The RNA shown here (transfer RNA) has 68 nucleotides and comes from a bovine gut metagenome. RNAcentral holds the sequence, with entries from MGnify.
């Protein structure tokens, strides 16, 4: 100086009440797993301020990681 920070990881999500795959739990299916198939739980959206009628989004600063 750029870039990123959203679920237990990995990642979406360019103003209007926050998703997805995995993995967790619970049921179905089987003899019994495994695969499948259904519900479910689980989130101060990195932290503080500003703009807005309303902000994960925009603005500002401030951590932390990567790269230069």
């Nucleotide at each position: 100086c750029u870039a990123u920070g959203u679920a237990g990881c990995u990642c979406a999500g360019u103003g209007g009440u926050a998703g997805a795959g995995c993995a967790c739990u619970u049921c179905c299916u089987u003899g019994g797993u495994a695969a499948g198939g259904a519900a479910g739980a689980g989130g101060u959206c990195a932290c503080g301020g500003g703009u807005u009628c309303a902000a994960c989004u925009c603005c500002c600063g401030u951590c932390a990681u990567c790269g230069g």
It matches the Rfam family "tRNA".